[in-house]
RNA sequence: UCCUGUCACGAAGCGCCAGUGCCUGCCCACCGGGCAGGACGACGAGGAGGAGAGAGGAUCGAAGCUUUCGGCGGAAGCUCUCCCGCACCGCUCCCGGGUACGUUACACAGCUGACAAAUAUGCGGGCGACCGCAAAACAGAGGGGCUGUGACCGGAGAAA
Numbered sequence: 001u002c003c004u005g006u007c008a009c010g011a012a013g014c015g016c017c018a019g020u021g022c023c024u025g026c027c028c029a030c031c032g033g034g035c036a037g038g039a040c041g042a043c044g045a046g047g048a049g050g051a052g053a054g055a056g057g058a059u060c061g062a063a064g065c066u067u068u069c070g071g072c073g074g075a076a077g078c079u080c081u082c083c084c085g086c087a088c089c090g091c092u093c094c095c096g097g098g099u100a101c102g103u104u105a106c107a108c109a110g111c112u113g114a115c116a117a118a119u120a121u122g123c124g125g126g127c128g129a130c131c132g133c134a135a136a137a138c139a140g141a142g143g144g145g146c147u148g149u150g151a152c153c154g155g156a157g158a159a160a
């Protein structure tokens, strides 16, 4: 230094790479190909009650418009089942059922403030493809705040 096995840790827009394209060198040979080595291969925001199953282009914008191409694995998204929790019956540390939801724990509408990284720029590294660092700028979804509208049935109990 390499290979194999085991264990642990880390990461979830996360990890990886045999393809295409890209860089460097060499070779054949001629405007195309081969070999070796290398670089890239999704930029952040947002996202988890527990267990199981399933299907597959698993939310949002930014950059770019030549690869953020192509592929593999995984995954907090989606659907279903069960369990737990929470809210909704004027009230209830209670019980049965129903519905939406997930601990900031209902739906819809309007208004509203905050929040990103890459790219580009500068500096540094590399022959190069590219890589690292720095300070500044700019989203949308979701969620937050405010307002409005709408949102169960029964039992038991309490109060009047």
Stems, first nucleotide, its partner, number of pairs: 014073004019069001022038007043061003049083006084102002087099002091157002094155004106150007121134005

A computed fold for a 160-nucleotide RNA, annotated as glmS glucosamine-6-phosphate activated ribozyme aptamer. The sequence was found by an Rfam model in a public genome assembly.